RNAcentral holds the sequence, with entries from ENA. Transfer RNA from a Methanosarcinaceae archaeon, 71 nucleotides, folded computationally. Taxonomically the source falls in Methanosarcinaceae (Archaea, Methanobacteriota, Methanomicrobia, Methanosarcinales). The coordinates come from a structure-prediction model, not an experiment, and the mean pLDDT is 82. Rfam family: tRNA. It is annotated as a transfer RNA. Rfam links the family to the GO term triplet codon-amino acid adaptor activity.

[in-house]
Order: sequence, then C1' cells, then structure tokens
RNA sequence: GCGGCUGUAGUUUAGUGGUAUGACCUUGGCUUCCCAAGCCAAGAACUCGGGUUCGAAUCCCGACAGCCGCA
Repeated sequence: GCGGCUGUAGUUUAGUGGUAUGACCUUGGCUUCCCAAGCCAAGAACUCGGGUUCGAAUCCCGACAGCCGCA
C1' cells in the first nucleotide's frame, strides 16, 4: 500500500427498514430484628460524517479504531 471481518449502556449480548432485546451492574421499594438471598420498579447504549427513504442500528459512500490475510 491492497483486500476481508468487526464496532450496540460501565461489562456482555439479540436485533435482515417501523417504540433498540436480555443478562450482569447501579438506585429505590417489598420481605427480615439485621444481613444475605428472593420479588417488584426505575436508570443506563446503536464509533463518527454524509447519502437513499415517509421512516436507517439495519441499505449505500467516506473516515476512525481493532483483528486477520497478501505484498
């Protein structure tokens, strides 16, 4: 330099154009004499820029980062 794959809460993960899913986590409540466990509720995310579309995590182009291969 060229090609391929990946990028989603603090961590991990699902999602083939229509409210972004689950688990861990954090906070509050219930229960208990207290703690732990359990149950309920809430909080927290689409790497960045542009395009297509009524509508984009998803499709297209580019950038960035990581991994793999070729030279």